[in-house]
Context: one part of a larger RNA
RNA sequence: CUGGGCGUAAAGCGUACGCAGGCGGUUCAGUAAGUCGGAUGUGAAAGCCCGGGGCUCAACCCCGGAACUGCAUUCGAAACUGCUAGACUUGAGUACGGGAGAGGAGAGCGGAAUUCCUGGUGUAGAGGUGAAAUUCGUAGAUAUCAGGAGGAACACCCGUGGCGAAAGCGGCUCUCUGGCCCGAUACUGACGCUCAUGUACGAAAGCGUGGGGAGCAAACAGGAUUAGAUACCCUGGUAGUCCACGCCGUAAACGAUGAGUGCUAGCUGCUGGAACACCUUUACCGUCUCAGUGGCGCAGCUAACGCAUUAAGCACUCCGCCUGGGAACUACGGUCGCAAGACUAAAACUC
Numbered sequence: 001c002u003g004g005g006c007g008u009a010a011a012g013c014g015u016a017c018g019c020a021g022g023c024g025g026u027u028c029a030g031u032a033a034g035u036c037g038g039a040u041g042u043g044a045a046a047g048c049c050c051g052g053g054g055c056u057c058a059a060c061c062c063c064g065g066a067a068c069u070g071c072a073u074u075c076g077a078a079a080c081u082g083c084u085a086g087a088c089u090u091g092a093g094u095a096c097g098g099g100a101g102a103g104g105a106g107a108g109c110g111g112a113a114u115u116c117c118u119g120g121u122g123u124a125g126a127g128g129u130g131a132a133a134u135u136c137g138u139a140g141a142u143a144u145c146a147g148g149a150g151g152a153a154c155a156c157c158c159g160u161g162g163c164g165a166a167a168g169c170g171g172c173u174c175u176c177u178g179g180c181c182c183g184a185u186a187c188u189g190a191c192g193c194u195c196a197u198g199u200a201c202g203a204a205a206g207c208g209u210g211g212g213g214a215g216c217a218a219a220c221a222g223g224a225u226u227a228g229a230u231a232c233c234c235u236g237g238u239a240g241u242c243c244a245c246g247c248c249g250u251a252a253a254c255g256a257u258g259a260g261u262g263c264u265a266g267c268u269g270c271u272g273g274a275a276c277a278c279c280u281u282u283a284c285c286g287u288c289u290c291a292g293u294g295g296c297g298c299a300g301c302u303a304a305c306g307c308a309u310u311a312a313g314c315a316c317u318c319c320g321c322c323u324g325g326g327a328a329c330u331a332c333g334g335u336c337g338c339a340a341g342a343c344u345a346a347a348a349c350u351c
Stems, first nucleotide, its partner, number of pairs: 003323004007305002012319001014201004021194003025088003029084003033081002035077008049065006091191001092188004096183004103177007110154001115149007125136002162169002206247006215241002220236004258318006266296008275287002300307002324351003333344004
C1' cells in the first nucleotide's frame, strides 16, 4: 500500500454556510486526453523461470529460450470517462395562490405570587425539624386588611403538540425579519451533492466594563446530626442568577446514530396542507395523497440488545473519525484567550 470498522465494544467534528478538491441527470454530433488493440524500437549482463549440457552427484559452471507485466514512437477502435458544440426536463431553482408555527430581533403592556416599606385590626408567640436549636417577636412579630416600591418568572391552555441548522424557543400586543409545507400552471435549463483549510452560530458555568438585585443561592457563618461531619437537615448569606456591550467556545452539545440521493411488506396514533365522496354548503365521519412527528411489525441486518420507508436493510457519492489498556481529554512545542483555560498532541515506563 492492499483492509476491517464507527447506536451500546475504540471510532460521526456541537451545528451550519461554503472556496479549493472529489463526485454528478437524459439525448445528439464531434474530438481522442484517459481507456482498449496492433506494429516498431528500447527494456545491459548476471540472476529468477523453462529446455539441454559439463565437473562421478549436488552446490557450482556453460549454451539456448522465455520473461523483463515498463517506456517511447506510430497505426487503429469509439462503448465508457473527459473535453468541445447543440438539444431536453425528471434533479435544482424562480414566479403565482393558499397555510401552520414558543423561529429570530426590538418596543410597549398585563395579572398572580414572593420580599420589603407605610398605615389599620390584633396579642404572644412565630418559624423550623425526625426531634430540636441557631433565628424573628411586647421597640408589637406571625396572622389579617388597605396602599405603595422593586426585581425576576410567565400557572391553567401544554399535547411522545409546534418551530428552529444546532444550541434552543412558551403571558399579551405592535413593528421589522428568516425558514418551511401544500396546490396548480408558467419559466430557467443540470444552475446539483459533499466539503480539507476557512467563516459564522453555539446551553450552563466563568471573565471584563457599567447598571440592576425581589426570590433563589456556590463560598462563608451559625444551629443540629455524628465517634468525627470541612456533608446530607435547619437559620442566615456574598458572588452569581437579570440587563447592555465585549470575551470564553466547552457539555452525557445524545437519536451516544455525519450529509445527500434512489430502492425495499404492512398496521396504527397525532400535527399541517390538498383532492374525492357523503351531506344542505360548512362542520363531523369516510377514502386517498403530500410534508412532519410517535407506537408496533415482515424481509433483511446485528455479537446480542435491538433497528426496521424517520433503517442500524439494499446501493452509490463526499467528508470526519478509530486501530489493545494505562501513562494521557497529559508533557513539550505551536495557535487562540484578559484570565480560567481551549484546540492540536507524544514518549519513556508498565500490563

The part of an RNA shown here (small-subunit ribosomal RNA, central domain) has 351 nucleotides and comes from an uncultured prokaryote. It matches the Rfam family "Bacterial small subunit ribosomal RNA". Gene Ontology terms of the family: structural constituent of ribosome and ribosome. Model confidence (mean pLDDT): 88 of 100.